A computed fold for a 74-nucleotide RNA from an uncultured Erysipelotrichaceae bacterium, annotated as transfer RNA. Its Rfam family is "tRNA". Its mean pLDDT, the model's own confidence on a scale to 100, is 81.
RNA sequence: GCGCCUAUAGCUCAACUGGAUAGAGUGGCAGACUACGAAUCUGUAGGUUGCAUGUUCGACUCAUGUUAGGCGCG
Numbered sequence: 001g002c003g004c005c006u007a008u009a010g011c012u013c014a015a016c017u018g019g020a021u022a023g024a025g026u027g028g029c030a031g032a033c034u035a036c037g038a039a040u041c042u043g044u045a046g047g048u049u050g051c052a053u054g055u056u057c058g059a060c061u062c063a064u065g066u067u068a069g070g071c072g073c074g
Base pairs, nucleotide, nucleotide: 001073002072003071004070005069006068007067010026011025012024013023019057028044029043030042031041032040050066051065052064053063054062
C1' cells in the first nucleotide's frame, strides 16, 4: 500500500429480505422477602446503533468517505 471482518446500554450480545416505540442477559437504583445479608421476585433508569454525507415514504440494516481494533497478502 491492497483486501476482508468487527464497532449497538457500564459489560457481553440480539435485531429476519429496509418497516411501526432498538431489545435480552448481566450490572446500577428502588421496593418485597429476611433478625441482617445472600439468593429469589417486582418495578425503574440508562442508547447521537464509532463518525459524516447520501439513497429511500422509511436506514442498526443499502452506498460513499472516514476513525479505531483484528486478520490476511505484498